[in-house]
RNA sequence: GGGCUCAUGGAUUAGCGGUAUAUCGCUUGCUUGGCAUGCAAGAGGCCGAGGGUUCGAUUCCCUCUGAGUCCA
Numbered sequence: 001g002g003g004c005u006c007a008u009g010g011a012u013u014a015g016c017g018g019u020a021u022a023u024c025g026c027u028u029g030c031u032u033g034g035c036a037u038g039c040a041a042g043a044g045g046c047c048g049a050g051g052g053u054u055c056g057a058u059u060c061c062c063u064c065u066g067a068g069u070c071c072a
């Protein structure tokens, strides 16, 4: 320098056009003598940044940034 992949709540992630899913973690309550487990409820992300297409984009297209990987 070139190719490819990825970038979503604190963590790991699903989602491939109609305002986002699960698990763990966190908070509260119940349960216990207490802790853990279990059960119930809740908070927390508007989806790396900018632009375009569209009635509508996390999802398609372009650029940039960052990470990984391959080639030179």
Base pairs, nucleotide, nucleotide: 001071002070003069004068005067006066007065010024011023012022018055026042027041028040029039030038048064049063050062051061052060
This is a predicted structure of a 72-nucleotide RNA (transfer RNA) from a Promethearchaeota archaeon. The RNAcentral record of the sequence draws on ENA. Lineage of the source: Archaea > Promethearchaeati > Promethearchaeota. Its Rfam family is "tRNA". Its family is annotated with triplet codon-amino acid adaptor activity in the Gene Ontology. The family's RNA type in Rfam is transfer RNA.